[in-house]
Context: one part of a larger RNA
RNA sequence: UCCGGCGAGUUAUAGUCACUGGCGAGGUUAAGCAAUUCAGUUGUGGAGCCGAAGGGAAACCGAGUCUUAAUAGGGCGUCGAGUCAGUGGCCAUAGACCUGAAACCGGGUGACCUAUCCAUGAGCAGGUUGAAGUUGGUGUAAAAACCAAUGGAGGACCGAACCCACGUUCGUUGCAAUGACCGGGGAUGACUUGUGGAUAGCGGAGAAAUUCCAAUCGAACUCGGAGAUAGCUGGUUCUCCCCGAAAUAGCUUUAGGGCUAGCGUUAUCUUAGAUUACCGGAGGUAAAGCACUGAAUGGGCUAGGGGGCGAUAAGCUUACUGAACCCUAUCAAACUCUGAAUGCCGGCUAAUUGAUGAACAGCAGUCAGACAGUGUGAGAUAAGUUUCAUUGUCAAAAGGGAAACAGCCCAGACCUACAGCUAAGGUCCCAAAUGUAUGCUAAGUGGAAAACGAUGUGGAAUUGCGAAAACAACCAGGAUGUUGGCUUAGAAGCAGCCACACAUUAAAAGAGUGCGUAAUAGCUCACUGGUCGAGUGACUCUGCGCGGAAAAUGUAACGGGGCUAAGCAUACAACCGAAGCUUUGGAUUGUUUUAUACAAUGGUAGGGGAGCGUCGAAUACGGGGUGAAGUAUGACCGAGAGGACAGGUGGACUGUAUUCGAGUGAGAAUGCCGGA
Numbered sequence: 001u002c003c004g005g006c007g008a009g010u011u012a013u014a015g016u017c018a019c020u021g022g023c024g025a026g027g028u029u030a031a032g033c034a035a036u037u038c039a040g041u042u043g044u045g046g047a048g049c050c051g052a053a054g055g056g057a058a059a060c061c062g063a064g065u066c067u068u069a070a071u072a073g074g075g076c077g078u079c080g081a082g083u084c085a086g087u088g089g090c091c092a093u094a095g096a097c098c099u100g101a102a103a104c105c106g107g108g109u110g111a112c113c114u115a116u117c118c119a120u121g122a123g124c125a126g127g128u129u130g131a132a133g134u135u136g137g138u139g140u141a142a143a144a145a146c147c148a149a150u151g152g153a154g155g156a157c158c159g160a161a162c163c164c165a166c167g168u169u170c171g172u173u174g175c176a177a178u179g180a181c182c183g184g185g186g187a188u189g190a191c192u193u194g195u196g197g198a199u200a201g202c203g204g205a206g207a208a209a210u211u212c213c214a215a216u217c218g219a220a221c222u223c224g225g226a227g228a229u230a231g232c233u234g235g236u237u238c239u240c241c242c243c244g245a246a247a248u249a250g251c252u253u254u255a256g257g258g259c260u261a262g263c264g265u266u267a268u269c270u271u272a273g274a275u276u277a278c279c280g281g282a283g284g285u286a287a288a289g290c291a292c293u294g295a296a297u298g299g300g301c302u303a304g305g306g307g308g309c310g311a312u313a314a315g316c317u318u319a320c321u322g323a324a325c326c327c328u329a330u331c332a333a334a335c336u337c338u339g340a341a342u343g344c345c346g347g348c349u350a351a352u353u354g355a356u357g358a359a360c361a362g363c364a365g366u367c368a369g370a371c372a373g374u375g376u377g378a379g380a381u382a383a384g385u386u387u388c389a390u391u392g393u394c395a396a397a398a399g400g401g402a403a404a405c406a407g408c409c410c411a412g413a414c415c416u417a418c419a420g421c422u423a424a425g426g427u428c429c430c431a432a433a434u435g436u437a438u439g440c441u442a443a444g445u446g447g448a449a450a451a452c453g454a455u456g457u458g459g460a461a462u463u464g465c466g467a468a469a470a471c472a473a474c475c476a477g478g479a480u481g482u483u484g485g486c487u488u489a490g491a492a493g494c495a496g497c498c499a500c501a502c503a504u505u506a507a508a509a510g511a512g513u514g515c516g517u518a519a520u521a522g523c524u525c526a527c528u529g530g531u532c533g534a535g536u537g538a539c540u541c542u543g544c545g546c547g548g549a550a551a552a553u554g555u556a557a558c559g560g561g562g563c564u565a566a567g568c569a570u571a572c573a574a575c576c577g578a579a580g581c582u583u584u585g586g587a588u589u590g591u592u593u594u595a596u597a598c599a600a601u602g603g604u605a606g607g608g609g610a611g612c613g614u615c616g617a618a619u620a621c622g623g624g625g626u627g628a629a630g631u632a633u634g635a636c637c638g639a640g641a642g643g644a645c646a647g648g649u650g651g652a653c654u655g656u657a658u659u660c661g662a663g664u665g666a667g668a669a670u671g672c673c674g675g676a
Base pairs, nucleotide, nucleotide: 001676002675003674004673005672006671011094012093013092015090016089017088018087019086020085021084022083023082026050027049028048032044033043034042035041036040054061055060064076065075066074067073097235098234100232104225105224106223107222108221109220115199116198117197118196119195120194121193122192123191124189126158127157128156129154133150134149135148136147137146138145162186163185164184166183167182169180170179201217203213204212205211210219238611239610240609241608242607243606248261249260250259251258252257262366263365264363265362266361268359270357273353274352275351276350277349278347279346280345281344287338288336289335293332294331295330298327299326300325304321305320306318307317308316309315369394370393371392372391373390374389375388377386378385399410400409401408414586415585417583419582420581421580425576426575427574428561429560430559434573435572436571437570438569439568440567446563452547453546456544457543458542459541460540462538463537464536465535473531474530475529476528477527479504480503481502484498485497486496510525514523515522587601588600589599590598591597612665614662615661616660617659618658619657620656621655622654623653630649631648633646634645636643637642
């Protein structure tokens, strides 16, 4: 991993609701007792319980009663039948659908591992060093001291056995649930070790590490309380039919739990409901506005303030400032003189819809929502971010499109068909289906992107100059007062400053457009004439393009091929395209004027309905050695769970109908047991 078997809403007692049955203003027995065909029934038993009357705290009154001064008003009643069983749903108490803790408590078992201790034994190759003491000598008054020898001390030294475990490597489904090789430390000691004994879990032991107490230790193991508890995780077994949610509000030691409401379903009852048109309402959003509250621009005018004159005054004055007021241009979620569209509430009638509404009762599930469009808040007008409102889809929705793609676009799958029409989206090939017409684009733009930049190119408009010759190009001129004045070392058109930016000659020529010089010089422009001969400049709006444009495995920003249309815009006419619609045949459900008419039939949690199968019991009827059950095979039947039949195998039991009762259906639980 696979196969087979086992494996999870049960039972009891109360309650409540529905259905079925008995009796009915009543219904019903419990224990006990008796009988018996004896572990099952029948009879008896009326104690008790429920109901038939309520109101009040009660006394008490009573179809009424309580409140109250009240005969007023009001509250609760009267005017609908219950009760006893059975079956089912749910709830309560019990382990209460199953599996699962870490833990807590009680009684025992452990010191053959290991920690410490007690008793009694054992072990430590070899080599080295050479303490005290002693002897002899020297020495002294005697000593001390010194020298030599002797001696053999030591948690002494080196190093095997033995004990330990500091390092690398190997091993890491190992040789081994802690090992191996090579090195390492101690090795006469606080040494190592045999045997026997002591200490026990709310404890012992500990040269002390939360270390050890049998591969287990922040409290051993084992049995029991015990099915501890688990708002948590996982699992929960046959079929079909009808309907079909929620991820919200309030409260919660509450936030991944719960309760009530909301939304679902079923039954009963009732006759309403929804949308649009019309009529009548409330409102203060969007927009707008500045009348209020604030913010805020420029100007005018003015009180006041500052400055100046004045004497410290009166007063005068002002290139300063300036409330209020006036004019002008503005802003606001917590501003409003105004003020929609929608939405909301109510109503008559009409149309549409066709059971969608309300009430009451049984049973739920839901309380993590996701994205998209729109309107806001938070954030950075960031996020596949977050908080609300509203709509849609997903959730619980398959099909077609978007290459692929829960939440986008189209569209809601009862079954059947090798029929037809369409939606979104498409029609060169992959790949079903296309053409025409008029333009645009040259960038592979299409097939990613901004500010900004640019004689790209198309369209529209305004305007200047132009056959009295424009624009461009070429030829020629571009002068004089004058080197304007000032400044300056110099300043001559051209460093800088100044200005009535002058005047003269002229076809025209600036007290000078740029380059240039130290300053001059030189080149050039404006301006003018000529050559040439038809358009040429400026600006605005707009279509499509260009640059701006750098990323990490591989082209890789059309899905690919490829495309100059097979791109873009406009117009027209076709076609393709879905589980949509239509058509063919069929099934089920609902409604109903029962005409086989009309409508409906996606679905998670969940509610409701109808069935299949397994085991057992009762009754009836069967089958079976001329072959039961079981079992391998087969093209049969049924909407399905499932059910027949045939022959093979097998060798002794078993079926059908009705009713009843359950240890009643497995693919999942890191499920349990067995096998491969």